Predicted 3D model of a 74-nucleotide RNA (transfer RNA) from an uncultured Clostridia bacterium. Its Rfam family is "tRNA". Rfam classes the family as a transfer RNA.

RNA sequence: GGAGGCUUAGCUCAGCUGGUUAGAGCGCUUGCUUCACACGCAAGAGGUCACAGGUUCGAGUCCCGUAGUCUCCA
Numbered sequence: 001g002g003a004g005g006c007u008u009a010g011c012u013c014a015g016c017u018g019g020u021u022a023g024a025g026c027g028c029u030u031g032c033u034u035c036a037c038a039c040g041c042a043a044g045a046g047g048u049c050a051c052a053g054g055u056u057c058g059a060g061u062c063c064c065g066u067a068g069u070c071u072c073c074a
């Protein structure tokens, strides 16, 4: 220099052929339970879906660019 993959909650990841409210597990907070802690039970908080633009009635999903990261080729 060239090609490709990935980026969604604090972490690990789902999200089907674009469709009406964005999810799971772990973690965190509060309450119950306990002498106390752990376990368990219940409830809750936490997201500009990497950034920016475009297409569309409608974008996490499609298209272009940028950034980060990984792999391959030279």
Stems, first nucleotide, its partner, number of pairs: 001073007010026004019057001028044005050066002053063002

The sequence was found in a public genome assembly.